[in-house]
RNA sequence: UGAGAAAAAGGCAAACUAUUCGAAAGAAUAGGACGCAAAGCCUAGGGUCUAAGGUAGUGAUACUAUGAUAGCCUGGCUGCCAAAU
Numbered sequence: 001u002g003a004g005a006a007a008a009a010g011g012c013a014a015a016c017u018a019u020u021c022g023a024a025a026g027a028a029u030a031g032g033a034c035g036c037a038a039a040g041c042c043u044a045g046g047g048u049c050u051a052a053g054g055u056a057g058u059g060a061u062a063c064u065a066u067g068a069u070a071g072c073c074u075g076g077c078u079g080c081c082a083a084a085u
Stems, first nucleotide, its partner, number of pairs: 004081001011036002016031006034071001040077003044074003047069003053064004
């Protein structure tokens, strides 16, 4: 420096449930484990989700991110053990 999850020490926590916040997507806390070698942190790029507000419409509705998703991907920063060199 480091393939890797083999070993050792550990870590995180999907769905779902309860409460709260939010227009919603979704988030937080507690319980709970589907899984995860960065499922640690960061929206810089792309994707996806929502549409309060705005625009169009007689209306149903459509479009739109300044919102969300890091457990969608790429990228950036940091980190335990460790084959091999």